[in-house]
A computed fold for a 1356-nucleotide RNA from an uncultured prokaryote, annotated as small-subunit ribosomal RNA. The RNAcentral record of the sequence draws on ENA. The coordinates come from a structure-prediction model, not an experiment, and the mean pLDDT is 86. Rfam family: Bacterial small subunit ribosomal RNA.

């Protein structure tokens, strides 16, 4: 976009059009086909007339069944079951029939038996039927006649009929008629229309996993038959006939105009409307008839139902409406002949469920409504929020108007022509009867219809819903859920901040509709005619030949088959288009015209194709002479190797692996001479060389044999290309049947590896591998490129062949035939291809259509077999693939760095403590932090406090913040209870400013609005910090090149610590890192000298910068100077740089810090702070009292003390540097073994104080020992601190005196003033460090190298 639609949810009206797609399932009950008395006898009669014996007779005579006769029941209507068909469209044809209609001409004389109805008697439950008799006709038969007509041997011969109604004036009259005249019929016949039958040609769905069908079958003759050709039937000859252009089977299905979709070409469908065909319960049959093998006729079987008295009968809704049933699904058992149509009748009429109408459902199509205008306090309610507002929304609601449509009332066309009847004309006639015609006038007929329209009245009154809002896709917020429930067309969304699920608000689309579902085209060039591919994405048959087919070189001539043009005919109508016209529009009708893209006759025309005749040589062949060549086939001949066999020599071992073992060898191997014997292959020549179609071919030589290729000339005269079937050839392995087997080796044996190891290795070994014949018939049978043929730029190679030249060569141009490297248009999604095309073009043929099932099943064929060809589907996936890109991996490559290995010094892991951790335990052991980058970490210091836990007692505007009101000054003495918060009482005290109203500041005690939270998310966040890494790298403008991601630069060659710097360079620049400016130390100078200094001068002292002084060091602290690869050789590309050297306190970023690119790890932290969302609220806040974080069988990290003699004890000496001190650091001094304690100068610090530096150095003593080594536990006795050391704190003195002798497997740190060792000091802090951050003293050892291990960067 569509639908005959169905479902959900919703619903005021009209118009027009469809309405059992499913069970061709079965049907109750109604109705759908009858008319004709003007063809016949008869019957029933409402009512009329006459006639009299007034209830009988007699015409008449409207009407009803029945029969008999005649036309109609072959139409209309309904179904699509069957059918792949001359069924149907579409163009033709000859051998035919045709009721009623139409024309013509020709007749309707004249006789007979009869049957029904009826009557009469039977029979049966019905249905019905028998048997006698009586009758009539337009029913039936004969007879005459034959213009046509029909047979026909051409002589002849054979066949019809019915009457009946009006009217009529003479006749006649058995009163019935005859007779004429109209009408209508009837017979025969010839035309015509009309409808039907039959032929023919192309055209009409899918299967080859249907490949061969056929016997009346194909023709023929003769004979039957039909309306009518024909094997349509029969006899009898003949052997045909059809099929890959797809016979024959199977499935599917009525067909066509047309419908939907589409730019078209298609593509799907064939409801309604039209045309045509088939059926009418299911098969089958004929009969009547102008037409049937009949829908509502007949027989016959069958099923099924129903009746039945059991004996027998009846029936056929795929007409109409109805019912059951199926089913997602589809209507009233309605009205009517008024109109159109049909039958039948002279006609009037009567039948018509064809038809016209109405009734049902928004099933669609088209039309109008559901009000219009004003109206801001931006109402109220919702929602939303940043709390200011927004938003719904002029929307409501008020105010002012409208009345479609629907209601009520009135009125009101058109479908209605006609038949009839008067009148008048005209045909027929003797006729002014009759009956046709035609004009005029009169005049009745309407199912729908309470219709269309039209008017009038109330009153905004009665009239809106449905889906969606995460892209695609027009539309967003909030609540609730919390990978739950649940949404989905795809991609997805939901795991605590869901524009995606549920609600709501508010929006978007469309509107009496709106959504799903379901089915068709379309987009899809996603079968490709228009219009697609096949080197790597799905696809070239493993090669060739080759039939059919399909294409085919030049030149002429005929022809007209294809091809063009014109005409003619037909292509129904309806439909689509256009253009008018009718409904107020429009749907929707209706006129015209175009169109129907075809078929068919018919003339023309002759260019190209095709036939067909002549003829040519460029295509293709033949011939002649060369010429390379593992092209094939048979046969024979040779050396090298290896193995095994015989023999020499000769002695322990061979062999084998990554290392070993099995395994052979003292019965003599392996290794070495020689000698034999067998089988297989063919080194070197060897080459992107050669030859073959492919597959494939390698020693020599002979014999037979295929093809290619050059060179020049004769010859045929398109003989050519492809190739569906075919049909030969085909690697390895494999199989049969005989041979052979040295060598190698599936399969098995053994050894090894491993967790195993049905494997890689490693020792054996069979079939095979080889001949010969005979099968298979497939490979990544690859160039992953099918065969031919033509043109399209060059450049180097290499093999066969010729011509030219000329320096005769290992030449030089040219050419042609392979075969190869690059490469330009150009083609490709890219990689690529590129005269050997994947380029640009023909010709043929073979394959492809998502990926998996699957080259699979079933079927055929093939094969001994193994298998091999052909070859689905069901299911099930949103993908599967290719190129190429960017990052990262790899027990991959290359370049290169790091205390990364190695070199080397000390650790750690073992003890013993400390300290954090984990588990464990507990009322509670608060919490976090998890490899590297948790774990002496948050914590720069838990006895209370802290503190976040746990017990227990208590507060509820609170401990803490603001605001509002009351009454207090604030504060401050003292008792009492209590564990304590905290209760109860109790003394003092009246402050400060003031405009005298009050106002600030504090505490008690109200009110509520609110504080609180160390509650939870660090995966909702900010800031901040780790970590990859002080690695060297991370990026952009702009321009290039790439379809595109993306690419260059940034790659490359040098160098660097370094994307540091240089050079090349489609790149040319720039940020952000690297350095470099900053701090500090390392020399010197310049100021300035106090608290620091003390050379020189002077005092002074036992002695000291202790004092005058001095401004020279020394130090302080402000400023400068210095170092940059500057200079010099040397390598290096004339570079950058590196190397070596000078000179200098320092030599090549001098040493340290301090600075961390673009990121990554949802890295750490919500417990510093902050903050979003959840959560608590007399409590997850809050105060207190005790207790906890210090528990302990183990585990585990980081550290301290050690085991000693390079040491350990005593005794004496000597030398720093940073710092920190007033709630402090304290000194001389006196006690105390000591810790300290008394006491207090001095210092707000270059001044006084901590403060003694130890290590070192000098001596003395110990002698290798669990020790004079370690010192850890424990027992006393103490000192500080602090309210308080029990849990649970430092120190100190005495006693005591454990592990532990240097540490497995593993692992840390570290390249110089480092490591290692010494020892001092700060923060924190009342007290408490072995930890952490500083400081100096003493001071080494190795780095040959980057092949390993980790870790990083760059390129690929």
């Nucleotide at each position: 976009a569509u639908u005959g639609a169905a479902c959900g949810c919703u619903u005021g009206c009209g118009g027009c059009a469809g309405g059992c797609c499913u069970a061709a399932c079965a049907c109750a009950u109604g109705c759908a086909a009858g008319u004709c008395g003007a063809g016949c006898g008869g019957u029933u009669g409402a009512g009329g007339u006459a006639g009299c014996u007034u209830g009988c007779u007699a015409c008449c005579g409207a009407u009803g069944g029945a029969g008999u006769g005649g036309c109609g029941g072959a139409c209309g209507g309904g179904u699509g079951a069957g059918u792949a068909a001359c069924g149907c469209g579409u163009a033709g044809g000859a051998a035919u029939c045709u009721g009623c209609c139409u024309a013509g001409g020709a007749g309707u004389g004249g006789g007979g038996g009869a049957c029904a109805a009826c009557u009469u008697a039977g029979g049966g439950a019905a249905a019905c039927u028998u048997a006698a008799g009586c009758u009539a006709a337009u029913a039936c038969c004969g007879c005459a006649u034959a213009c046509g007509c029909c047979c026909u041997a051409c002589g002849g011969g054979g066949g019809a009929a019915a009457g009946c109604g009006g009217g009529g004036g003479a006749u006649c009259u058995u009163c019935g008629a005859g007779c004429u005249u109209c009408g209508c019929g009837c017979u025969a016949u010839u035309g015509g229309a009309u409808g039907a039958g039959c032929c023919u040609a192309a055209g009409u769905c899918g299967g080859a996993u249907u490949a061969g069908c056929u016997u009346g079958u194909u023709g023929g003759u003769g004979g039957g038959g039909u309306a009518a050709a024909g094997g349509c039937c029969u006899a009898c000859c003949a052997a045909g006939g059809c099929g890959a252009c797809g016979a024959u089977c199977c499935g599917u299905a009525g067909c066509u105009g047309g419908u939907c979709u589409g730019a078209g070409a298609g593509g799907a469908c064939g409801a309604c409307c039209a045309g045509c065909c088939a059926c009418a319960c299911u098969g089958g049959g004929a009969c009547u008839g102008a037409g049937a093998c009949a829908c509502g006729g007949c027989c016959c079987a069958g099923a099924c139902u129903c009746c039945u008295a059991c004996g027998g009968g009846a029936g056929g809704c795929a007409g109409c409406a109805g019912u059951g049933g199926g089913g997602a699904a589809u209507a009233u058992u309605g009205g009517a002949c008024a109109a159109u149509g049909g039958g039948c009748g002279c006609a009037a009429g009567c039948c018509u469920g064809a038809u016209c109408c109405a009734g049902c459902a928004a099933u669609g199509c088209c039309g109008g409504g559901u009000g219009u205008g004003u109206g801001a306090a931006g109402a109220a309610g919702g929602c939303c929020u940043g709390c200011g507002g927004g938003u719904u929304g002029u929307a409501a609601a008020g105010c002012a108007c409208u009345u479609u449509c629907a209601g009520u009332a009135g009125g009101g066309a058109a479908g209605a022509a006609a038949a009839g009847c008067g009148a008048c004309g005209g045909g027929u006639u003797a006729a002014u009867a009759c009956u046709c015609c035609g004009u005029c006038g009169u005049g009745u007929u309407g199912a729908c219809g309470u219709a269309a329209c039209c008017u009038a009245c109330a009153g905004a009154a009665g009239a809106a819903g449905c889906a969606c809002c995460g892209g695609c896709u027009a539309a967003c917020u909030c609540c609730g859920u919390g990978c739950c429930a649940g949404c989905a067309g795809c991609c997805g969304c939901g795991g605590u901040a869901a524009u995606a699920c549920g609600g709501a608000g508010g929006g978007u689309g469309c509107a009496a509709g709106c959504g799903u579902u379901a089915a068709u085209c379309g987009g899809a060039a996603u079968u490709a005619c228009u219009g697609g591919g096949c080197g790597u994405a799905a696809a070239g048959c493993g090669u060739a030949c080759g039939u059919a087919g399909g294409u085919g070189g030049u030149u002429u001539g005929u022809u007209a088959a294809g091809u063009u043009g014109g005409a003619u005919g037909u292509g129904a109508a309806a439909g689509c288009c256009c253009a008018g016209g009718g409904c107020u529009c429009a749907a929707c009708c209706u006129u015209g015209g175009a169109a129907c893209u075809g078929c068919a006759u018919u003339c023309a025309a002759a260019a190209c194709u095709g036939a067909u005749g002549a003829a040519c040589u460029a295509g293709a062949g033949u011939a002649u002479g060369g010429u390379a060549g593992a092209g094939g086939u048979g046969a024979g001949u040779g050396g090298a190797a290896u193995u095994u066999c015989c023999u020499g020599u000769g002695u322990a071992g061979c062999g084998g692996u990554g290392a070993a073992a099995u395994g052979c060898g003292u019965a003599g191997a392996g290794a070495u001479g020689g000698g034999a014997a067998g089988g297989a292959a063919c080194a070197u020549c060897a080459g992107u060389g050669g030859c073959g179609a492919a597959g494939g071919c390698g020693a020599c030589u002979c014999a037979c044999u295929g093809g290619a290729c050059c060179a020049a000339u004769a010859c045929u005269g398109a003989c050519a290309c492809u190739g569906a079937g075919g049909u030969a050839c085909g690697a390895a392995a494999g199989c049969g049947u005989g041979g052979g087997u040295a060598g190698c080796a599936a399969a098995c044996g053994g050894g090894a590896u491993u967790a195993g190891a049905u494997a890689c290795c490693c020792c054996g070994g069979u079939a095979g591998u080889c001949c010969a014949c005979g099968c298979c018939g497939u490979a990544a049978a690859c160039g992953a490129u099918g065969u031919c043929u033509a043109c399209u730029a060059g450049c180097c190679g290499u093999u066969g062949g010729g011509a030219u030249c000329c320096u005769u060569g290992a030449g030089a141009u040219c050419u042609u035939a392979g075969u190869g490297g690059c490469g330009c248009a150009g083609c490709u999604a890219a990689c690529g291809c590129a005269c050997u095309a994947a380029g640009u073009a023909g010709a043929c043929c073979g394959c492809c259509u998502g990926g998996g099932g699957a080259g699979u099943a079933c079927g055929g064929u093939c094969g001994c077999a193994a298998g091999a060809u052909u070859a689905a589907a069901a299911c099930u996936c949103a993908a599967a693939u290719g190129a190429a890109u960017u990052g990262a991996c790899g027990g991959g490559g290359g370049c290169c760095c790091g205390c990364a290995c190695a070199a080397g010094c000390g650790g750690u892991g073992g003890a013993g403590c400390a300290u954090g951790u984990g588990g464990u335990u507990u009322a509670a052991u608060u919490c976090g932090a998890a490899g590297c980058a948790a774990c002496g970490c948050g914590a720069a210091g838990a006895a209370c406090c802290u503190u976040a836990c746990c017990u227990a007692c208590u507060c509820u505007u609170g401990a803490c913040a603001u605001c509002c009101a009351c009454a207090g000054a604030a504060c401050u003495u003292u008792u009492c209870a209590g564990a304590g918060a905290u209760g109860a009482a109790u003394u003092g005290g009246u402050g400060c400013c003031u405009u005298c109203g009050g106002g600030a500041a504090c505490g008690c005690a109200g009110u509520g609005a609110c504080a609180g939270g160390u509650g939870c998310u660090g995966c909702a966040u900010g800031g901040c910090u780790g970590u990859c890494g002080u690695c060297a790298g991370c990026u952009c403008g702009u321009g290039u090149c790439g379809u595109g991601a993306g690419a260059u630069g940034u790659u490359g060659g040098g160098u660097u610590a370094a994307g540091u710097c240089c050079c090349g360079u489609a790149a040319c620049g720039a940020g952000c890192g690297c350095a470099a400016c900053c701090c500090u130390u390392g020399u010197c100078c310049u100021u300035a000298g106090u608290u620091g200094c003390c050379a020189g001068c002077g005092c002074g002292u036992a002695a000291u910068g202790g004092c005058g002084g001095g401004a020279a060091c020394u130090c302080u602290a402000a400023g400068g100077a210095g170092a940059c690869u500057g200079c010099c050789g040397g390598u290096g590309a004339c570079a950058a740089a590196c190397c070596g050297g000078a000179g200098g306190a320092u030599g090549g970023u001098g040493g340290g810090g301090a600075c961390g690119a673009c990121g990554u790890c949802a890295a750490g932290a919500c417990a510093u702070c902050a903050u979003g969302g959840c959560c608590c609220u007399u409590a997850c806040g809050a105060c207190c009292u005790g207790g906890g974080c210090u528990a302990c069988a183990c585990a585990c990290g980081u550290g301290c003390u050690a085991a000693a003699a390079u040491g350990g004890u005593c005794g004496g000496u000597a030398c720093a540097g940073a710092g920190g001190g007033u709630u402090g650091c304290u000194a001389u001094a006196c006690c105390g073994c000591g810790a300290g304690g008394u006491g207090g100068c001095g210092c707000u610090a270059a001044u006084c104080c901590c403060a003694g530096a130890a290590a070192a150095c000098c001596g003395a003593u110990c002698g290798u020992a669990g020790u004079c080594c370690g010192g850890a536990u424990u027992g006393g006795a103490g000192u500080c601190u602090g309210c308080a050391a029990c849990u649970c704190g430092a120190c100190u003195c005495c006693a005591u005196g454990a592990a532990g002798u240097c540490g497995g497997a593993a692992u840390c740190g570290c390249u110089a003033g480092u490591a290692a060792u010494c020892g001092c000091g700060a923060a924190u802090c009342a007290g408490a460090a072995u930890g952490u951050c500083g400081c100096g003293g003493u001071g080494a050892a190795u780095a040959c190298g980057u092949u390993c291990c980790c870790g990083g960067g760059c390129c690929u």